Background:
Large-subunit ribosomal RNA, domain I from a Ktedonobacteraceae bacterium, 550 nucleotides, folded computationally. The source organism's lineage runs through Bacteria, Bacillati, Chloroflexota, Ktedonobacteria and Ktedonobacteraceae. The RNAcentral record of the full RNA draws on ENA. Its mean pLDDT, the model's own confidence on a scale to 100, is 81.
[in-house]
Context: one part of a larger RNA
C1' cells in the first nucleotide's frame, strides 16, 4: 500500500408514521364599505421576542339572554400571583369598546405623522393646555339670493339626504385589443377576440316573452345539458374553422309602460271680454296580430287567480343533550394478541387508550332542542286582475324601416349572400298598413321592429360533511415547522431550507475524570448502539483491528 473480514464512526438513504396537502360529490351560505371597508402601523400580558387573540374598557368589558359544569390564567413547561358551585374558564347570540394609518373627507404630507378653525366642557388670574363634537369633493331635494341684459338664466349661499366615491381569489355583462405560434418560409386565415388594459352590475351576471322558428304539418320566451355531428358548410377550398332545424333532459311564469280617449294642476299665445287654441305635469285607460284597444251600447261588479307586508303552525338549520353491551386465564414492560366463557345490534362508520378493542374513552345508530335564521302550508288584511256586440271616426313606438358607399358581427374570408349592428349620405308606409322565410319576384305561410322589467334550471367562490386503485417529507400546496416567512432586488418581481425520544420526562439523583465541552460508573425505562446532533440508520467517504500480499 493494496485485498479480504471484524467491529466502529461519519452521512441521512430507505421502511414505517401524519399534523399537511391534491381531487372529488353533496348541502348550506355568498358581497363588504362615511355607522369609516379591504389591508395594514402602534401598542395591550407579573416576568412577553414570534405566533394567535384583542384595542387605551386593550390575552378583554360595569352588560344581557342561552349552553354546561370542576377546573382555570392561549401556544407554553416551570416560577410568582390569582379565579372559581354567589357555577370560574369554555361555547353560542346579542350590546359595549375599537388608538393612529388607509376611499381617508378640516388642511398638510415622505402611510400609520405634522397643524388648523368653530361649538360645548374641564382647568387657569389669564393665556397657553386637555376631552368631546363638527369642518373634504361631486351628485339630489328644498330654501334665500343673484350678473352681462328689464324680467329672467347662469352663478353663489345655506339646510337636507342610512346618496355617491373604496376593495373583493373566481365567475358575469361591455370597450379597447395583440404578439410568439400554426401554415413544415409567408402576406389572406390561424393563434383569438384569446391574453392584456379600462369599466359596470351581482350573489349571481348576462339573455328572456317572436316583426321566432318551421314547412303547407306544426311548434311556442329565455338559459344550460345530450344527441343531432366534426355533419351541412366555410376556408391560399391550404393550414384550418365549425353551424343550425329537430329530437331528448334540467328547469319552467309571466308581465309594464307609450299612444288613442277621459279628468285635473301650471304655464303660453290669441282675444276688451267671454273664451279659443296648444304645451308640459300627475291621475285614471291601455298593451296585441284567427289584430288588438279608443269608442258607442248592453251585461256583470263577486268569486278565482296572482303580488306585497305582518301574523299562526310545521318543518329545516342551529351552543348543545341524551345514547345498547365483557369477564376470567395466559404472553409481554403494556393486552385491545391468543384461549375460554357471555352480552348489545335501528349502533361492527372512524379516532383514542402502554401491540389487533362491537361492549374501556370519544364516539357512532336512534332521538330531542334556547335565541336567530331559512322554507312550506294556513287564515285574514291591502294592492292588481272582468265579459259580449258594433265598425263609422282615431290610436298601435321615425331620422325609424329601407336603400347606397364604408365596415364589423353571424360557422358563412364579397361570394348567389340572405340575416344583425352602424359611420357617411338618401329616406318610406302608417292596419286596404308592415317584417320574415338565405340574391331576386309572385303565390303561399307566418309574426307585428323601432320603449321597459322578470324568478328558476347555469358559472364561480367559502364553509361544513363524505368520499378516494390520489401524495407520504426531493412527494402532496411554494409552504406538515416563526412561509409568502429567511434571503436576493432601487423596484416590479423572485423566494427557499427545514417533520419523527419514549407508552409515559420517567429528560440521567448521586460519584469519579476534565477549566469546560464531553466522558466512566451509577439510576430511569422494554429498550439508552431510545440521551434530546435523540425511530430505522444503506451507499460514499474516513480511521481502527486481524489475516494475506507487495
Nucleotide at each position: 500500500a493494496g485485498u479480504a473480514c471484524g467491529a466502529g464512526g461519519u452521512g441521512g438513504a430507505u421502511g414505517c408514521c401524519u399534523u399537511g396537502g391534491c381531487g372529488c360529490u353533496g348541502a348550506a351560505c355568498g358581497c363588504c364599505g362615511a355607522u369609516g371597508a379591504a389591508g395594514g402601523a402602534c401598542g395591550c400580558g407579573g416576568a412577553g421576542a414570534c405566533c394567535g387573540g384583542c384595542g387605551a374598557a386593550a390575552c378583554g368589558u360595569u352588560c344581557a339572554g342561552g349552553g354546561g359544569g370542576a377546573g382555570c390564567u392561549g401556544c407554553a413547561u416551570g416560577c410568582a400571583a390569582g379565579c372559581g358551585a354567589u357555577g370560574a374558564g369554555c361555547c353560542c347570540u346579542g350590546a359595549g369598546u375599537a388608538u393612529c394609518c388607509g376611499a381617508a373627507u378640516g388642511g398638510g404630507g415622505c402611510a400609520a405623522c405634522c397643524c388648523c378653525u368653530c361649538c360645548a366642557g374641564a382647568g387657569u388670574g389669564a393665556u397657553g393646555u386637555c376631552u368631546g363634537g363638527a369642518g373634504a369633493c361631486c351628485c339630489c331635494u328644498u330654501g334665500c339670493u343673484g350678473a352681462a341684459c328689464a324680467c329672467a338664466u347662469a352663478g353663489g349661499c345655506a339646510a337636507g339626504g342610512u346618496g355617491g366615491a373604496g376593495g373583493g381569489c373566481g365567475g358575469u355583462g361591455g370597450g379597447c385589443g395583440a404578439a410568439c405560434u400554426g401554415a413544415a418560409a409567408c402576406a389572406u386565415c390561424u393563434c383569438a377576440g384569446u391574453a392584456g388594459c379600462c369599466u359596470g352590475a351581482c350573489g349571481a351576471g348576462a339573455a328572456g316573452a317572436a316583426a321566432u322558428c318551421a314547412a303547407c304539418c306544426g311548434a311556442g320566451a329565455u338559459u344550460c345539458c345530450c344527441a343531432g355531428a366534426g355533419u351541412a358548410g366555410u376556408g391560399g377550398c391550404g393550414a384550418g374553422c365549425g353551424a343550425a332545424a329537430u329530437g331528448g333532459g334540467a328547469g319552467g311564469a309571466g308581465c309594464c309602460c307609450a299612444a288613442a280617449c277621459c279628468a285635473g294642476u301650471u304655464g303660453u299665445u290669441c282675444g276688451c271680454a267671454a273664451g279659443a287654441a296648444g304645451a308640459a305635469c300627475u291621475g285614471g285607460g291601455g298593451u296585441u296580430g284567427u289584430a288588438g284597444g279608443a269608442c258607442c251600447a248592453g251585461c256583470a261588479c263577486a268569486c278565482c287567480a296572482c303580488g306585497c307586508a305582518g301574523g299562526u303552525u310545521u318543518g329545516u338549520u342551529g351552543a348543545c343533550u341524551c345514547c345498547a353491551a365483557c369477564g376470567c386465564g395466559u404472553u409481554g414492560g403494556a393486552a385491545a394478541g391468543c384461549g375460554c366463557g357471555a352480552c348489545c345490534g335501528g349502533a361492527g362508520c372512524g379516532g383514542g387508550u402502554g401491540a389487533g378493542a362491537g361492549u374501556c374513552c370519544c364516539g357512532u345508530c336512534g332521538a330531542g332542542a334556547c335565541a336567530g335564521a331559512c322554507a312550506a302550508a294556513c287564515a285574514g288584511g291591502c294592492g292588481u286582475c272582468g265579459c259580449u256586440g258594433g265598425g263609422a271616426u282615431c290610436c298601435u313606438g321615425a331620422g325609424u324601416a329601407c336603400c347606397a358607399c364604408g365596415a364589423g358581427a353571424c360557422a358563412c374570408g364579397c361570394g348567389a349572400a340572405a340575416u344583425c349592428u352602424u359611420g357617411u349620405g338618401g329616406g318610406a308606409a302608417g292596419c286596404u298598413g308592415g317584417g320574415g322565410g338565405g340574391a331576386c319576384c309572385a303565390c303561399c305561410c307566418u309574426c307585428c321592429a323601432a320603449g321597459g322589467c322578470u324568478c328558476a334550471a347555469u358559472a364561480c367562490g367559502u364553509u361544513c360533511a363524505g368520499c378516494g386503485a390520489c401524495c407520504g417529507a426531493u412527494a402532496g400546496u411554494g409552504a406538515a415547522c416563526u412561509a409568502g416567512u429567511a434571503c436576493c432586488g432601487u423596484g416590479a418581481g423572485g423566494g427557499a431550507a427545514a417533520g419523527g425520544u419514549g407508552a409515559a420526562a420517567a429528560g440521567c439523583a448521586c460519584c469519579c475524570c476534565g477549566a469546560g465541552a464531553g466522558g466512566g460508573g451509577g439510576a430511569u425505562g422494554a429498550a439508552a448502539u431510545a440521551g434530546a446532533c435523540c425511530c430505522u440508520g444503506a451507499a460514499a467517504c474516513c480511521a481502527c483491528g486481524u489475516a494475506c500480499u507487495c